[in-house]
């Protein structure tokens, strides 16, 4: 000088685990101010029938509770793998 290896540092990528979180899951959630459905009562009609519609009931919004199984985001003294750079060390071969 060169070959191959080991350990460590650093940068990047991939997969996974973990933490956090929501646009994810779940539950609650509007006297009126949303929607659906509207007993009673009201209105129109000669009637048949129709119209609007309070309460109750149902659904959901804003918002809130809980959670991380799914989906997404995010974090690092995270695990493994791959690649770039570097340090240390062992080693093959050749030459002096």
């Nucleotide at each position: 000088a060169c070959u191959g290896g080991a350990u460590c540092c650093u940068c990047g990528c991939g997969u996974g685990a973990c933490g956090u979180u929501a646009u994810c899951g779940u539950c609650c959630g509007a006297a009126c101010c949303u929607c659906c459905c509207c007993a009673g009562g009201g209105c129109c009609g000669g009637a048949a029938g129709g119209c609007a519609g309070c309460a109750a009931g149902g659904a959901u919004a804003a918002g809130g509770g809980c959670g991380c199984u799914c989906u997404g985001a995010u974090g690092g003294g995270u695990a493994c793998g791959c690649g770039g750079g570097g340090a240390u060390u062992c080693u093959u071969u050749a030459u002096g």